[in-house]
RNA sequence: UUAUUGAAAAGGCAUACCCAUUGAAAAAUGGGGCCGCAAAGCUUCCGGUCUACGGGCUCGACCCCGGACAGCGGGGCUGCCAGA
Repeated sequence: UUAUUGAAAAGGCAUACCCAUUGAAAAAUGGGGCCGCAAAGCUUCCGGUCUACGGGCUCGACCCCGGACAGCGGGGCUGCCAGA
């Protein structure tokens, strides 16, 4: 130094919920709040889940373009510290 690992230390992010805004919605952004997280940093490539303004239909709680979730998994890229 790298890989595996995550004991210690310094830090980081921020669930649910509340307020405001955007959106048809899922949800997102900002503020508060802190369940948890060694990538809970970034990225929709794969699977999965959610939504359904709009379109279709056999009018169903259905199907689809689209959209969302990275704190649902997998993959890719990057990264703090360093005991073993």
A computed fold for an 84-nucleotide RNA from a Gammaproteobacteria bacterium, annotated as c-di-GMP-I riboswitch aptamer. NCBI's taxonomy places the organism under Bacteria, Pseudomonadati, Pseudomonadota, Gammaproteobacteria. The coordinates come from a structure-prediction model, not an experiment, and the mean pLDDT is 84. It was read from a public genome assembly, where an Rfam model found it. Its Rfam family is "c-di-GMP-I riboswitch aptamer". Its family is annotated with cyclic-di-GMP binding in the Gene Ontology.